Description: A computed fold for a 106-nucleotide RNA from Hydrogenispora ethanolica, annotated as SAM riboswitch aptamer (S box leader). Its mean pLDDT, the model's own confidence on a scale to 100, is 82.
[in-house]
RNA sequence: UACUCAUCAAGAGAGGUGGAGGGAUAGGGCCCGAUGAUACCCAGCAACCCGGGGUUAUUCCGCAGGGUGCUAAUUCCCCCCGGAGGAAGUUCUGGGAAGAUGAGCC
Numbered sequence: 001u002a003c004u005c006a007u008c009a010a011g012a013g014a015g016g017u018g019g020a021g022g023g024a025u026a027g028g029g030c031c032c033g034a035u036g037a038u039a040c041c042c043a044g045c046a047a048c049c050c051g052g053g054g055u056u057a058u059u060c061c062g063c064a065g066g067g068u069g070c071u072a073a074u075u076c077c078c079c080c081c082g083g084a085g086g087a088a089g090u091u092c093u094g095g096g097a098a099g100a101u102g103a104g105c106c
Base pairs, nucleotide, nucleotide: 003104004103005102006101007100008099013042015041016040017039021032022031023030027078028077029076043071044070045069047068048067049066050065051063052061053060054059075098080095081094082093083092084091085090
C1' cells in the first nucleotide's frame, strides 16, 4: 500500500515556538486564519487495541498506565442512486461511493 471488520451528530487550551495559509481529492459552496493558519512542543479529550478492576462467563467499568488517534463548523455542506413534501426556489430522509481512525491480515 491492498484486503476485512468496527465507528464517525458527543468530547478536547486566553499555553509556548513559529509566521501564511488551511478546511482529503476533482469540482461547486460556505467557512477558519496577523484578535496568528498549517506544523511542532506542552496541555487536554477518550475512538480502538493492550494492561487494570468487577463478573462463572457473556460482558461491564476510563481506572488515562502503555500503543496509536483526536482537539472549528455532522466526515463543514453538496457533488452518485432512491423516497417523501412544496406552485417553485428547494426542504427532509434512506442508501451508496469516497475519506478518516483503530484492530486484524498479507
Its Rfam family is "SAM riboswitch aptamer (S box leader)". Rfam describes the family as follows. The SAM riboswitch is found upstream of a number of genes which code for proteins involved in methionine or cysteine biosynthesis in Gram-positive bacteria.